[in-house]
Molecule: Glycine riboswitch aptamer
Organism: Rubrivivax sp. A210
RNA sequence: CCAUCGCCGUCUGGAGAGCCGUCACACGCGUGACGCACCGAAGGAGCAAGGCCCCGGGUUUGAUGCUCGAGGCUGAAUCUCUCAGGUACCAAGGACAGGGGGAGCGGC
Repeated sequence: CCAUCGCCGUCUGGAGAGCCGUCACACGCGUGACGCACCGAAGGAGCAAGGCCCCGGGUUUGAUGCUCGAGGCUGAAUCUCUCAGGUACCAAGGACAGGGGGAGCGGC
């Protein structure tokens, strides 16, 4: 001095699903509890191919090679689960994306 990837802040965009029922409080938009029905894009959880380790069999003079099978570890998501969260409008939240900054790592 500085690109990309990532990190931090900020601005902008951003879906889905119940104006459900009962009771209580409030009298005022609503709040809480219970129940049933739903959503997936806060968070959380699960794993495929592959890779590695290891055991047994086959091939072979013998195999550390090749191959078949079992077990273990690792291994993603916008997939799956629905714990959490959410389900009229508004508000809030919101994976992800874009803008503009910042601090570093790294490179020169």